[in-house]
RNA sequence: GAGUCGGCCGGGCAGCCGCGCCGCGCAUUUGCGCGACGAGGAAAGUCCGGGCUCCGAAGGACAGGGCGCCAGGUAACGCCUGGAGGGCGCGAGCCCAUGGAAAGUGCCACAGAAAACAGACCGCCGAUGUGCGCGCAAGCGUGCAGGCAAGGGUGAAAAGGUGCGGUAAGAGCGCACCGCGCCGGUGGCAACACACGGCGGCACGGUAAACCCCGCCCGGAGCAAGACCAAAUAGGGGAGCGGCUGCUGCUCAAGAGCGCGGCCAGGCGUGGUCCACGCUGCUCCCGGGUAGGUCGCUGGAGCGCCGUGGCGACACGGCGCCGAGAGGAAUGGCUGCCACCGCGCAAGCGGAACAGAACCCGGCUUACAGGCCGACUCGUU
Numbered sequence: 001g002a003g004u005c006g007g008c009c010g011g012g013c014a015g016c017c018g019c020g021c022c023g024c025g026c027a028u029u030u031g032c033g034c035g036a037c038g039a040g041g042a043a044a045g046u047c048c049g050g051g052c053u054c055c056g057a058a059g060g061a062c063a064g065g066g067c068g069c070c071a072g073g074u075a076a077c078g079c080c081u082g083g084a085g086g087g088c089g090c091g092a093g094c095c096c097a098u099g100g101a102a103a104g105u106g107c108c109a110c111a112g113a114a115a116a117c118a119g120a121c122c123g124c125c126g127a128u129g130u131g132c133g134c135g136c137a138a139g140c141g142u143g144c145a146g147g148c149a150a151g152g153g154u155g156a157a158a159a160g161g162u163g164c165g166g167u168a169a170g171a172g173c174g175c176a177c178c179g180c181g182c183c184g185g186u187g188g189c190a191a192c193a194c195a196c197g198g199c200g201g202c203a204c205g206g207u208a209a210a211c212c213c214c215g216c217c218c219g220g221a222g223c224a225a226g227a228c229c230a231a232a233u234a235g236g237g238g239a240g241c242g243g244c245u246g247c248u249g250c251u252c253a254a255g256a257g258c259g260c261g262g263c264c265a266g267g268c269g270u271g272g273u274c275c276a277c278g279c280u281g282c283u284c285c286c287g288g289g290u291a292g293g294u295c296g297c298u299g300g301a302g303c304g305c306c307g308u309g310g311c312g313a314c315a316c317g318g319c320g321c322c323g324a325g326a327g328g329a330a331u332g333g334c335u336g337c338c339a340c341c342g343c344g345c346a347a348g349c350g351g352a353a354c355a356g357a358a359c360c361c362g363g364c365u366u367a368c369a370g371g372c373c374g375a376c377u378c379g380u381u
Base pairs, nucleotide, nucleotide: 001378002377003376004375005374006373007372008371009370011338012337013336014335015334016333017332019038020037022035023034024033025032026031040354044365045364047363048362049361050360051359052222053221054220055219064218065217066216067215068214069083070082071081072080073079084098085096086095087094088093099213100212104211105210106207107206108205121152122151123148124147125146130145131144132143133142134141135140160178161177162176163175164174165173179202180200181199182198183197184196185194186193187192226295227294228293229292236286237285238284239283240282241281242264243263244262245261246260247259249258250257251256266280267279268278269277270276302321303320304319305318306317307316308315309314340351341350342349343348
């Protein structure tokens, strides 16, 4: 100088004004004073996983969805840690939906002769193996039938690679090494590894973020969950009790009683009061439930430090701490000094990100001006 990985901060102090909740005091239905506390690393996206709550205690099966190398961590996970395999990088390191393609089915565009029971465009050979035509110097040339898949060409992919032998030319056709498959051995908990042994000339193209198969997991809805209290000029049921009055209803001892209806003295609301207007038989009991209120609500898989175990994620133990809980929704503004950045000779001027809780946690992802710390790599001196 260039880079890689991990962790952290996200202005500080003071004064003034303002806001919310809680506590105390004073007032009394509004409020005032004092005190404590008052956003984030992502509070975001709502993408996963849990707690909690309710729904016939929700068990099984089907459907559907998710996950997918191995081992561990965890309340759980699609997260994290460590490892394996593959790819990239000189390197520190980074990336990977990474089970199964010899259960089955499907697909493989374009190009190309051929894309999966391989195939033959150019090309090579065309042979004392065979056949045909022509020429002829009579065993050669040429054309073909035919043989081949080494070379060229197409493609993301063309049915192992290199070399030697072999052949008419060729080819795992034969051999050596490499690769591949199977069996065994060794190491590892395992994934897997091995310049260990044997067997097999090779039989197995790719694709499962295509169907599918295998293994594992998943009941649904969500704090507007849900629980409790509970007003009235609303409304359901029951019991008791009035006054007046209608009936072409019944009984009658002619006084009345019963039945079915109607109305209200009174009461309630609006309102400071009266008038007025509106509603309503009265009293009591029971249950549901709207408005409204209370709880759920924040002390928790909590945070900090230390120790022990572990490579680590993490676990266990000890000590200490309390850090928002609103309910149309507070958490803000100004000034001064200091610190940071930019401009300027200077005085000075300007800037300072992404974004804001709403039941609570664990993750992932995304956004983010600027800055700090640690470990490591490469290059130059």
Background:
This is a predicted structure of a 381-nucleotide RNA (Bacterial RNase P class A) from a soil metagenome. The sequence is in RNAcentral, with records from MGnify.